[in-house]
RNA sequence: GUGGUCGUAGCUCAAUGGUGGAGCACUAGGUUGUGGUCCUAGGGGUUGUGGGUUCGAGCCCCAUCGACCACC
Numbered sequence: 001g002u003g004g005u006c007g008u009a010g011c012u013c014a015a016u017g018g019u020g021g022a023g024c025a026c027u028a029g030g031u032u033g034u035g036g037u038c039c040u041a042g043g044g045g046u047u048g049u050g051g052g053u054u055c056g057a058g059c060c061c062c063a064u065c066g067a068c069c070a071c072c
Stems, first nucleotide, its partner, number of pairs: 001071007010024004018055001026042005048064005
């Protein structure tokens, strides 16, 4: 340099173009002599960035940034 895969909550991952969720973690409460386990509730997201298509985009298209793989 060329081609490809991936980027979503603190972490690991979901989400048919139609209200972005789960597990763990975190906070509060319950349970316990204390802690852990367990139960209940809650907070936390410009879906890497910038544009485009669309009534509507995490999803489709383009560019760009980063990580990884293959080729040169």